[in-house]
RNA sequence: CGGUCAUAAACGCUGAAUCCAGAGAUGGAGCGGAAGAACCAAUUUUUGGGGUGAGUCCCGGCUUUGCCGGGUAGGGUUAGCUUUCGACCCGAAUCCGUCAGCUAAUUUCGUAAGCGUUGAAAGAGAAGGUGA
Numbered sequence: 001c002g003g004u005c006a007u008a009a010a011c012g013c014u015g016a017a018u019c020c021a022g023a024g025a026u027g028g029a030g031c032g033g034a035a036g037a038a039c040c041a042a043u044u045u046u047u048g049g050g051g052u053g054a055g056u057c058c059c060g061g062c063u064u065u066g067c068c069g070g071g072u073a074g075g076g077u078u079a080g081c082u083u084u085c086g087a088c089c090c091g092a093a094u095c096c097g098u099c100a101g102c103u104a105a106u107u108u109c110g111u112a113a114g115c116g117u118u119g120a121a122a123g124a125g126a127a128g129g130u131g132a
Stems, first nucleotide, its partner, number of pairs: 011116004018029004030111006040101001048099001049096004057071006074090005081123005
């Protein structure tokens, strides 16, 4: 000097999942989801249907109602911000229980978990310095 692993702090990322008060229970604010009129929309209802989410769809294999592999709609990161190029990652999971379009009033629920990217160019903005 470089690499790997572990831990701690700080910072940052995915996500609604943060902040404040409290010893705690819990409460409040913010954020996010669901139910629910009129108008509008839709009239297609066991091949059940629907919701959260980016997380759908296609192909192949197998011990075939599942698992694995490949791709893909789509989503995300690349450290002030935006865009582009390049690179990388995800492309899960789960709930309601025969029932739900939208939706004012109203009602109700959640506020978890996981992780460590830090290349380039252009533009806009902000801050500062120097000179007149």
Predicted 3D model of a 132-nucleotide RNA (c-di-AMP riboswitch aptamer (ydaO/yuaA leader)) from Hydrogenispora ethanolica.
Taxonomically the source falls in Hydrogenispora (Bacteria, Bacillati, Bacillota).
Model confidence (mean pLDDT): 78 of 100.